Description
The part of an RNA shown here (small-subunit ribosomal RNA, 5' domain) has 477 nucleotides and comes from Amborella trichopoda.
[in-house]
Context: one part of a larger RNA
RNA sequence: GGAUGAACACUGACAACAUGCUUAACACAUGCAAGUCAGAUGGGAAGUGGUGUUUCCAAUGGCGGACAUGUGAGUAACGUGUAAGAACUUGCUCUUGAGAGGGCAACAACAACUGGAAACGACUGCUAAUACCUCAUAGGCUCAAGAGAAAAAGGAGGAAUCUGCCCAAGGAGGGGCUCGUGUCUGAUUAGGUAGUUGGCGAGGCAAUAGCUUACCAAGGCGACUAUCAGGAGCUGGUCCGAGAGGAUAAUCAACCACACUGGGAUUGAGACAUGGCUCAGACUCCUACGGGAGGCAGCAGUGGGGAAUUUUUUGCAAUGGGCGAAAGCCUGACGAAGCAAUGUCGCAUGGAGGUAGAAGGCCCACGGGUCGUGUACUUCUUUUCUCGGAGAAGAAGCAAUGACGGUAUCCAAGGAAUAAGCAUCGGCUAACUCUGUGGCAGCAGCAGUGGUAAGACAAAGGAUGCAAGCAUUAUCC
Numbered sequence: 001g002g003a004u005g006a007a008c009a010c011u012g013a014c015a016a017c018a019u020g021c022u023u024a025a026c027a028c029a030u031g032c033a034a035g036u037c038a039g040a041u042g043g044g045a046a047g048u049g050g051u052g053u054u055u056c057c058a059a060u061g062g063c064g065g066a067c068a069u070g071u072g073a074g075u076a077a078c079g080u081g082u083a084a085g086a087a088c089u090u091g092c093u094c095u096u097g098a099g100a101g102g103g104c105a106a107c108a109a110c111a112a113c114u115g116g117a118a119a120c121g122a123c124u125g126c127u128a129a130u131a132c133c134u135c136a137u138a139g140g141c142u143c144a145a146g147a148g149a150a151a152a153a154g155g156a157g158g159a160a161u162c163u164g165c166c167c168a169a170g171g172a173g174g175g176g177c178u179c180g181u182g183u184c185u186g187a188u189u190a191g192g193u194a195g196u197u198g199g200c201g202a203g204g205c206a207a208u209a210g211c212u213u214a215c216c217a218a219g220g221c222g223a224c225u226a227u228c229a230g231g232a233g234c235u236g237g238u239c240c241g242a243g244a245g246g247a248u249a250a251u252c253a254a255c256c257a258c259a260c261u262g263g264g265a266u267u268g269a270g271a272c273a274u275g276g277c278u279c280a281g282a283c284u285c286c287u288a289c290g291g292g293a294g295g296c297a298g299c300a301g302u303g304g305g306g307a308a309u310u311u312u313u314u315g316c317a318a319u320g321g322g323c324g325a326a327a328g329c330c331u332g333a334c335g336a337a338g339c340a341a342u343g344u345c346g347c348a349u350g351g352a353g354g355u356a357g358a359a360g361g362c363c364c365a366c367g368g369g370u371c372g373u374g375u376a377c378u379u380c381u382u383u384u385c386u387c388g389g390a391g392a393a394g395a396a397g398c399a400a401u402g403a404c405g406g407u408a409u410c411c412a413a414g415g416a417a418u419a420a421g422c423a424u425c426g427g428c429u430a431a432c433u434c435u436g437u438g439g440c441a442g443c444a445g446c447a448g449u450g451g452u453a454a455g456a457c458a459a460a461g462g463a464u465g466c467a468a469g470c471a472u473u474a475u476c477c
Base pairs, nucleotide, nucleotide: 001477002476003475004474006473007472010469014346016344017343018342019340020339021305026303027302028301030300031299032298035063036062037061040060041059043057044056045055046054070258071257072256079183080182081181082180084178085177088175089174090173093171094170095169096168097167099165101135102134103133110125111124114121115120141148142147143146154163155162156161184230185229186228191221193219196218197217198216199215201213202212203211233255235253236252237248238247239246240245260281261280262279263278264277283294284293285292286291311337313336314335315334319333320331321330322329323328350380351379352378353377360371361370362369363368385414386413388411389410390409394404421466422465423464424463425462427446428445432461433460435458436457442449443448
């Protein structure tokens, strides 16, 4: 000198765009953050004089709750970056080929009855399906050389047809796995390792594999730093620097890990699953004491910690996601507004004329000098400001559809009107005098200054620097 997710003191007009718990991965009141489909299915209810149509609802069933969101605790690891590989998988989606023929039994809802304070159940009876099972069929699969096992579902429409279902092959995109290499500090950590290293048999997985297990061998790692310990998410990036390089990992993006702590599996194409289940633990809450409920490192918000970090706002109009044939519903993702000088950038606080060089302050050699064209005064302008009027784009393929928002922007009227501070002034370092104080009070980044004329303390006048900021502190280069 530059920089910061900064903080603190003083001060503070506006706009745009960004950013905003770096500390306690501390504990959380309340609300919301993942639903949807009635064109899969049987019911219940509303409505209607009746039929038909319509609407709503719990349940079975399907798809989605593995995305999106948050956090960085753990992790020195194939975690991540980069460059390769072979023994795999893939719901939805795209392309191509083939198919959907028969049949059975049940369980919710419902009805009746009943237990419990509640959470939630028990028993009996009825019933449907794109739920479940079974037989048949199979250019694929398995063993193997003729055998074996395994599929399917319908719905809407007057119809054309549309849509869904099953099998196989391929694609795209996604995911799992292996490997070369890069990836912090400490040797006052030098030896470490028994499923350890390899083989064979068996098991297991979507797949390779000591992944697991029995047996056999004794290997495999290490000064090219193993092991141990400490501290740490990694990267694109960001800051500094001419570069080499150093530091860093907020926002945004990719990957990873985690979702009260520690285990476990279930379902599923995908999880060992943040707003699923289950076991144990700590904590909190309810209870009729028999037993139950919970998980903000989602968005707001509260307490606590801290130098320190915002609203319990608005809308699904846009973009994106889920479901649906669609209308549409849901979406604290996202779009917006609010708060904060936290930052960057822009703009204003007026322009021109104006000596009586007024009054007043300060200094003085008492002549004057300076604040100072500064004020007053005259005149002009209206960025901003106030008020009134007009009023968007963002909306896509005809129409309709805008939270922001009567916002941005434009026009007219008014009146200089509404708007300047902070630090410094001995040297480094731009800027000087007076008064007070008297080694006191104090200042200070360094050396230093102050003991009666202090340009270094305090105040005043003046000056210098930056400016809606300024100075200090902290940290990095």

The coordinates come from a structure-prediction model, not an experiment, and the mean pLDDT is 84. Its Rfam family is "Bacterial small subunit ribosomal RNA".